RNA sequence: GCCGAAGUAGCUCAGCGGUAGAGCAACGGUUUCGUAAACCGUGGGUCGUGGGUUCAAUCCCCAUCUUCGGCU
Numbered sequence: 001g002c003c004g005a006a007g008u009a010g011c012u013c014a015g016c017g018g019u020a021g022a023g024c025a026a027c028g029g030u031u032u033c034g035u036a037a038a039c040c041g042u043g044g045g046u047c048g049u050g051g052g053u054u055c056a057a058u059c060c061c062c063a064u065c066u067u068c069g070g071c072u
Base pairs, nucleotide, nucleotide: 001071002070003069004068005067006066007065010024011023012022013021018055026042027041028040029039030038048064049063050062051061052060
């Protein structure tokens, strides 16, 4: 330099046009003499960035950034 993959909650990952979710973690509560475990509940996201298409974009298109892999 060329090709491909990935980027979504603190972490690991779903969601492939119609208001963004789970598990773990965090916080609150119940329980216990107390802690842990268990159970119930709550909050947390400008979906890497900038444009475009569309009534509507995490999703489609273009550019770009970062990481990983392959080729040279």